This is a predicted structure of a 147-nucleotide RNA (SAM riboswitch aptamer (S box leader)) from a soil metagenome.
The coordinates come from a structure-prediction model, not an experiment, and the mean pLDDT is 78.

RNA sequence: UCUUAUCCAGAGAGGCUGAGGGACCGGCCCUGUGAAGCCUCGGCAACCGGUUAGCGGUUAGCCCUUAGCGAUCAGCCAAAAGCUGAAAGCUAACAGCUAAUAGCUAGAGUAGGUGCCAACUCCGGCAGAUGAUUCUGGAAGAUAAGA
Numbered sequence: 001u002c003u004u005a006u007c008c009a010g011a012g013a014g015g016c017u018g019a020g021g022g023a024c025c026g027g028c029c030c031u032g033u034g035a036a037g038c039c040u041c042g043g044c045a046a047c048c049g050g051u052u053a054g055c056g057g058u059u060a061g062c063c064c065u066u067a068g069c070g071a072u073c074a075g076c077c078a079a080a081a082g083c084u085g086a087a088a089g090c091u092a093a094c095a096g097c098u099a100a101u102a103g104c105u106a107g108a109g110u111a112g113g114u115g116c117c118a119a120c121u122c123c124g125g126c127a128g129a130u131g132a133u134u135c136u137g138g139a140a141g142a143u144a145a146g147a
Base pairs, nucleotide, nucleotide: 001147002146003145004144005143006142007141012041013040014039015038016037020030021029022028024125025124026123027122042117043116044115047113048112049110051107052106053105054104055103057101058100059099060098061097062096065093066092067091068090069089072086073085074084075083076082121140126137127136128135129134
């Protein structure tokens, strides 16, 4: 810098220090009853990660049944052919089980990585709708994940 998602919820004490802060602009606020910053401890949240449960997918293995093939064996036969039966094994399909793996959904709020803990991102800024109020979308910004 780009992409995607979210931004009406939630959650603060102490210490150091001492004048600003709320991104920008305009408002409006916070602030010596202590701003910003730093440190310590605590908390919120659930973006990534981890974990639990479920779902269906893929791969591998096992297994039941069915179908086909079937070395071989037995019977009929003098023999061959043929017929019947058995049959290791092979193939395919349905169902089931196990393992691995990527994904989706949900939960707790957790090893960890971030983030956050005045006011809806404090409100507006640009566009549209609307009589006003207000609503919708956008821009900008913030955070996360990825590039």